The RNA shown here (SAM riboswitch aptamer (S box leader)) has 141 nucleotides and comes from an Anaerolineae bacterium.
[in-house]
């Protein structure tokens, strides 16, 4: 690099060393940066993806015990806890849009006695859901 799953609005900073740019890409907005940002290095912390243990599910399934079932255990789900270790992460929601849908607004034209209903349009003013990119962990090849 591929494929597949699962999160990704919470959480968690100092210190040295550098010096001009960063925020993944590419438009557009917004911030952070010489009161020194990005990065690299130490410390130190967050978190609970692997991982360890507890409680509890429940029709079947599959293993393992057994000759066979049962019943126990394990996968599997959910919840509590823990952090020696593998990673991972410590500005902003993955910084916010971008595509698609729905909502909701202007406007038209119709339609009704009003209220309202339909269509059609437009949207860098919103909101909600997916998706797309991408990140960071399991798991395969």
């Nucleotide at each position: 690099g591929c494929c597949u799953c699962a999160u990704c609005a919470a959480g968690a900073g100092c210190g040295a060393u550098u010096g001009a740019g960063g925020g993944a890409c590419c438009c557009g907005g917004c911030c952070c940066g010489a009161u020194g940002a990005c990065a690299u290095c130490g410390c130190g912390g967050c978190a609970a993806c692997c991982c360890u243990g507890g409680u509890g599910g429940a029709a079947g399934u599959u293993c393992a015990c057994a000759c066979u079932g049962c019943a126990u255990g394990a996968a599997c789900c959910a919840u509590c806890a823990g952090a020696u270790g593998g990673u991972g992460c410590c500005a902003a929601a993955u910084c916010c849009g971008g595509c698609a849908g729905a909502g909701g607004u202007g406007c038209a034209u119709c339609u009704a006695a009003a209220c309202u209903g339909a269509u059609g349009u437009a949207c860098g003013a919103c909101u909600c859901u997916g998706g797309a990119a991408g990140a960071u962990g399991g798991g395969g090849g």
It matches the Rfam family "SAM riboswitch aptamer (S box leader)". Gene Ontology term of the family: regulation of gene expression. It was read from a public genome assembly, where an Rfam model found it. The model forms 97% of the base pairs in the Rfam consensus. Its mean pLDDT, the model's own confidence on a scale to 100, is 78.